[in-house]
């Protein structure tokens, strides 16, 4: 000094210092929630949220979850900073609610954590 995300920024005290944890103020993020609006049959399977992480295809093992590879919605990808263009590589996860939630003004709750890195190389505007 810097990347990936909402995951920062400042005050106060405790305290001499550092590192954790209290509290407040701004800031960013996500959830619930009215009218209108949308929906409105029948059987089968509950169903919904954060996220970029969804879908098929092959193989292979289990009583059952499963494991591996190929790909594929979609994301990351230019070091003074911002927009745009390009696009090698890379990621294509996990985790909560708890039979319950469509949109939603009000109003109400909830989060600000975790992982990385000497980093692919351009081009054009503006500052």
């Nucleotide at each position: 000094a810097g990347c990936c995300u909402a995951a920062c920024u400042c005050g106060c005290a405790c305290a001499a210092g550092a590192u954790u944890g209290g509290c407040g103020a701004g800031g960013c993020g996500g959830g619930g929630g009215a009218a209108c609006c949308a929906g409105u049959u029948u059987c089968c399977c509950g169903g919904g949220g954060u996220g970029a992480a969804u879908c098929g295809c092959g193989c292979u093992g289990u009583g059952g979850u499963g494991g591996c590879g190929c790909g594929u919605a979609g994301g990351c990808g230019a070091a003074c900073u911002c927009c745009u263009u390009u696009g090698a590589g890379c990621c294509g996860a996990a985790c909560c609610c708890g039979u319950c939630a469509g949109c939603u003004a009000a109003c109400c709750c909830c989060g600000c954590a975790g992982g990385c890195a000497u980093a692919a190389a351009g081009a054009g505007g503006a500052g």

Notes: Predicted 3D model of a 127-nucleotide RNA (c-di-AMP riboswitch aptamer (ydaO/yuaA leader)) from a soil metagenome. The RNAcentral record of the sequence draws on MGnify. Rfam family: c-di-AMP riboswitch aptamer (ydaO/yuaA leader). Gene Ontology terms of the family: cyclic-di-AMP binding and regulation of gene expression.